[in-house]
RNAcentral holds the sequence, with entries from ENA. The RNA shown here (Bacterial RNase P class A) has 433 nucleotides and comes from an Actinomycetes bacterium. The source organism's lineage runs through Bacteria, Bacillati, Actinomycetota and Actinomycetes.
């Protein structure tokens, strides 16, 4: 000096002016809800998202088991719970600091291995090794011995066709011609090749006519033992020689799981809806009109009398208006409240644990909107990135730019997004001493 691995935090500061949402206090006004001023105090995030897992709340449903269906899946701890977190153990990847695995059962049982290939599950013999048997040649010491061939212009059969003889789609002939099937001696092997994702252990050695866990040696798997470890596993020793993959196929084992969701869900309660009650108005009386034979009797209107109960600030007195007014109970619309901010809580310190994660002490109170508030401007400094100048790669001056997002019931976590910075701890590679 380079070039990376991992944890951990920051998400600009300060002043000043304006302005928003809670709240708590004076002040004024209001019968009260409240409104208007002044003044303190609080005021998004590491992910507040995505809503993908888990719980707390609430409302429904459930006596107990069971079956369906769903989820989880190494192992051991955490926590309130999880598909999360911590520690290991296997397996993979990096020279490494480290990363990464949806990692339970395939000798319980069904299933499935495309394609290529001879044979893909109680395989299997294409290409080849090899012994015997024909048959040629070759040699001799005449019964052996070496070469070499036994799959090419091959033979039966089956379908189909063409040409030709015939009157003919009958018959017959021809056809080094097409396809298709069998056969061309007997048996040994699976070492090699050659097909595959995947050939019934793996390297080597020694055996044999070739070979072949036949036979030894490691190695991988299986069993069994004995040793470590809670365990998941790990190390030794034997032993017989080996039992393929797929469970993100069906299944099988272990564990878990009611079901909607703050629009859960609770209160008050205008207008109204049902149901009851209280008072009054009508119910009098005179007139005048219509119908009527009528001063009967029915119908309408006007005036008086008398009004319940509203209004002029509460009471009295007066004065207006006046036929409907007012309670009580019910459901609950607009509407308004609560649920809703003291919590699995925040820092700090101390102890126990390798960690997560727990106890124990002290302090603190730390957003609650509901058309939804946390925001603008202005100076200074300070990071970073472009730009322009200057005795321009470091230093000066000017100018411009600043991620990814935003609470709406809360919590723990997982995932996704994010300019830039800051701190630790580790790797390795080159160089100097």
């Nucleotide at each position: 000096g380079g070039a990376g691995c991992c944890g951990g935090c920051c998400g600009g500061g300060c002043g000043g002016c304006c302005g928003c949402g809670g709240u708590c206090c004076c002040g004024g006004g209001g019968c009260a809800a409240c409104c208007c001023g002044g003044g303190g105090u609080c005021g998004a995030g590491g992910a507040a998202a995505g809503u993908c897992c888990g719980g707390c709340c609430u409302c429904c449903g459930c006596a107990g088991g069971g079956c369906a269906g769903g989820g989880u899946g190494c192992u051991g701890g955490c926590u309130a719970a999880c598909g999360g977190c911590c520690a290991g153990u296997c397996g993979g990847g990096g020279u490494g600091a480290c990363c990464c695995g949806c990692a339970g059962g395939a000798a319980a049982g069904u299933g499935c291995c495309a394609c290529a290939g001879a044979g893909a599950g109680c395989a299997g013999a294409c290409c080849g090794c090899c012994g015997c048997c024909u048959c040629g040649c070759c040699g001799c010491u005449c019964g052996c011995g070496g070469c070499g061939a036994g799959c090419g212009u091959g033979g039966c059969g089956c379908c189909a066709g063409g040409c030709c003889c015939g009157a003919g789609c009958a018959g017959g002939g021809c056809c080094c011609g097409g396809g298709c099937g069998c056969c061309c001696g007997c048996g040994g092997c699976a070492a090699g090749g050659g097909u595959g994702a995947a050939a019934c252990g793996g390297u080597g050695c020694g055996g044999u006519a070739a070979g072949a866990g036949c036979g030894c040696a490691c190695c991988a798997g299986c069993g069994g033992c004995c040793g470590g470890g809670u365990g998941a596993c790990c190390g030794g020793c034997c032993g017989g020689c080996u039992u393929g993959g797929c469970a993100a196929a069906c299944c099988c084992c272990a564990c878990c799981c009611g079901g909607a969701g703050c629009a859960a869900g609770g209160c008050c309660a205008a207008g109204u809806u049902g149901g009851g009650g209280a008072c009054g108005u009508a119910c009098c009386g005179g007139c005048c009109c219509g119908c009527g034979a009528g001063g009967a009797g029915c119908g309408g209107g006007c005036c008086g009398u008398g009004g319940a109960g509203a209004c002029c600030g509460g009471c009295c007195c007066g004065g207006u208006c006046g036929a409907g007014u007012c309670c009580c109970c019910u459901g609950g619309u607009g509407g308004g409240c609560c649920g809703c901010a003291c919590g699995a809580g925040a820092c700090c310190g101390g102890c126990g644990g390798c960690a997560a994660c727990g106890c124990c002490g002290g302090u603190c109170c730390c957003a609650g909107a509901u058309g939804g508030a946390u925001g603008g401007c202005c100076g200074c400094c300070u990071c970073c990135c472009c730009c322009c100048g200057g005795a321009c790669g470091c230093c000066c001056g000017g100018g411009g730019g600043g991620a990814c997002a935003g609470a709406a019931g809360c919590c723990g976590g997982c995932u996704u997004a994010c300019a830039g910075g800051c701190c630790g701890g580790c790797u390795c590679c080159c160089c100097c001493u």
It matches the Rfam family "Bacterial RNase P class A". It is annotated as a ribozyme. It is recorded under the gene name rnpB.